[in-house]
RNA sequence: GGCUCAGGAGAGCUCCGAACACGGACGCCGAAGGGGAAAGCAGAAACUCUCAGGCAAAAGGACUGUGCC
Numbered sequence: 001g002g003c004u005c006a007g008g009a010g011a012g013c014u015c016c017g018a019a020c021a022c023g024g025a026c027g028c029c030g031a032a033g034g035g036g037a038a039a040g041c042a043g044a045a046a047c048u049c050u051c052a053g054g055c056a057a058a059a060g061g062a063c064u065g066u067g068c069c
Base pairs, nucleotide, nucleotide: 001069002068003067005065006064007063012026014025015024016023017022027055028054029053033051034049035048036047
């Protein structure tokens, strides 16, 4: 570094169109990813931005533990 398993938060199951999925509008969240960034320089963050992503369920999910390569 990779794989398996387990745990895993936050924020409207709001409104409209539509048979569901989905799309749009407004409001919000930060824990995939991405960007930014003080100290003389460089690097990084759980800081910051909210581009992406997300706001019942499903899926995803930083991070932690276990086993294996």